[in-house]
C1' cells in the first nucleotide's frame, strides 16, 4: 500500500450464488424421567443479521464507503 475470505442467538456455524416469514446443533431456562444426578424426552426464551449510506414495493442477501479478523503478494 493492492488482492481474496469472513463478520448472524451465550458458543460452533448454515442460510447470500437467483432479494420475498431468520434457522439448526451445543448451550441456558420450565417439565417429565430417576433415591440423587448424568443420559434420553417434551416445552420453551433468545439475534432488527459488525456500522452508516445508497437501490428496491420488499436487503442478512445486491450496490458503495468504513471498522474487525484470518489468508496472500509487494
Nucleotide at each position: 500500500g493492492c488482492c481474496c475470505c469472513g463478520g448472524u442467538a451465550g458458543c460452533u456455524c448454515a442460510g447470500c450464488a437467483c432479494g420475498g416469514u431468520a434457522g439448526a446443533g451445543c448451550g441456558g431456562c420450565g417439565g417429565g424421567c430417576u433415591g440423587c444426578a448424568g443420559a434420553c424426552c417434551c416445552g420453551u426464551a433468545g439475534g432488527c443479521c459488525c456500522c452508516g449510506g445508497g437501490u428496491u414495493c420488499a436487503a442478512a442477501u445486491c450496490c458503495c464507503g468504513g471498522c474487525c479478523g484470518g489468508g496472500g503478494c509487494u
The prediction has a mean pLDDT of 84.
Transfer RNA from Caldivirga maquilingensis IC-167, 74 nucleotides, folded computationally.
The organism belongs to Caldivirga maquilingensis, within Archaea.
Its Rfam family is "tRNA". The family's RNA type in Rfam is transfer RNA. Rfam links the family to the GO term triplet codon-amino acid adaptor activity.